Model confidence (mean pLDDT): 75 of 100. This is a predicted structure of a 169-nucleotide RNA (Lysine riboswitch aptamer).
Formats: sequence, C1' cells, structure tokens
RNA sequence: UUAAAGGAUAGAGGCGCAGUUAUCAUGAGUAACCCGCAGCGUUAAAGGCUUUGGCAGAGCCGUUGCUGUAGAUGAAAGGGGUCGCUGCCGAAAGAUGGAGAGCCGGUCCGUCUUGGGCAAACGGAGAAUAUCCGUUUGACUGUCGCAUUUGCGGAGAGCUAUGUAUUGA
Repeated sequence: UUAAAGGAUAGAGGCGCAGUUAUCAUGAGUAACCCGCAGCGUUAAAGGCUUUGGCAGAGCCGUUGCUGUAGAUGAAAGGGGUCGCUGCCGAAAGAUGGAGAGCCGGUCCGUCUUGGGCAAACGGAGAAUAUCCGUUUGACUGUCGCAUUUGCGGAGAGCUAUGUAUUGA
C1' cells in the first nucleotide's frame, strides 16, 4: 500500500418511516334517551350492572318487559385524511415459533421475508367507495456491480465517509 460477510462512529436515499397534539370528514341521522302506534310475552325468561384491552366465564341486581315502526333530540369508541411536533433511516412492515395464562388482541424474546415510495389488477381486513396488509405487473428513485453513453443485473447481511483490531499478500 492492498484484500478479507471483523468491529466502531458519522452519514445519504424521499410523495422515506413510526409515534403523537390539534383539526377535519367518516362512523351516523346510527346507538342512546323521550313520545305515539302495532305485535309478542306472563313468573322465569328477556334485560341491566361489576370484573377484561375485548370475548368467554364468574358474581350480583331485577320484575315488567321485548320486537317492529312514525316523530323529536342526538353522541362516542374504533378505523382514517391533513398541518405541526417528536424520534428516526431496518426507519418500519408482514409471516411464523415461544413466554402464557380458557380464547383473541397487545407486550417481550427468537427465526424468516421486504432497498424505498407511487400506480394498476387480484385476494384479505374493514361499516366503508376511506384506509391498511399481501401477491403480481409497470414505470420511477437511491445505491453497488458489469458492459461503456444508456443498457443489463444485484440487494439493506446493502451503500458512503473516517478511525480501529486481526490475518494474508
């Protein structure tokens, strides 16, 4: 000096990622409450409350209620959009196994997949035409490699920069 899937720090991608305040629509003229009408019910059912993130389960209350429908009043949760802020650049998302509970969700610990967003089609989630997830296709974009002037190929276990350990030449 150089090479090697070592390790450290910093950094880039851009309609970039996540969280969150505010706000907006959706949810929904729905639930609920009041009132009228019709039907059903008649002594244990319906119903209500507590416990949970949710369900199941358990416990308690309860005696007139339940269903449909016209009218009046009229939400919220959940899922989203936008602006701002915060934290970030395997950001994060998905699949799967375990902790681990009666079940699901969430959380934590592993393994695997995806460079990134966009559009379309299909499938799934969703109240939804919102939105999200997956697959395929298309062009775009960052990056590296090969060929050299615009093409092809690869993947984040990547790329760029600067130190550093070890080994080889």
It matches the Rfam family "Lysine riboswitch aptamer". Gene Ontology term of the family: lysine biosynthetic process. About the family: Riboswitches are metabolite binding domains within certain messenger RNAs that serve as precision sensors for their corresponding targets.